Predicted 3D model of an 86-nucleotide RNA (c-di-GMP-I-GGC riboswitch aptamer) from a Bacillota bacterium.
[in-house]
Formats: sequence, structure tokens, C1' cells
RNA sequence: AAUUAAAUGGCAAACUUAUCGAAAGAUAAGGACGCAAAGCCAUGGGUCUUCAGGCUAAAAAGCCUAUGAUUGCCAGGUUGCAACUU
Repeated sequence: AAUUAAAUGGCAAACUUAUCGAAAGAUAAGGACGCAAAGCCAUGGGUCUUCAGGCUAAAAAGCCUAUGAUUGCCAGGUUGCAACUU
């Protein structure tokens, strides 16, 4: 340095309740689908959202976009436990 056998542990999907938010979603508690970075960062791509703005329209609906969200979508950056084996 790689790998992920063993050990110590760690995180917590869906769902439920409460709160915040226009929404996506977030936070807390319960709960475990899974995860060797399922720690952190929104930098690039993807996906999601549309209170506000614009287009169209009789209206509804639709379209575009700002605000934002997602790190448990992928990549990148950065930090980290253990040590059978190589």
C1' cells in the first nucleotide's frame, strides 16, 4: 500500500409518530433493508422539486427557469478503526 478473513464496534432503508418546509425533502424518536467509508464536502454529471418569475391559455392543465433537495445515484476531493493474508 492492497485486500476484507477475524475482532471491537459504527451507520440506519422502507414504514410509523411529531415538528419544519410551497414542494422535493430535512430533523427527532421508534424500526432494520442493507452498508468497509451508508463519515464529511453539492465540485462535475444524473435524478427530484416549482411558493416566486416567464411562455401559452377563457380557465384548468402544460412547458421553461430561478429557489432548493439528494453524498444510501455515479464520479471526484478529503478524513478514518482493525490486521489473518499478499
About this RNA: Its Rfam family is "c-di-GMP-I-GGC riboswitch aptamer". The family has 40 seed sequences and 1,298 matches in Rfam 15.1. Rfam links the family to the GO term cyclic-di-GMP binding. Model confidence (mean pLDDT): 83 of 100. The source organism's lineage runs through Bacteria, Bacillati and Bacillota.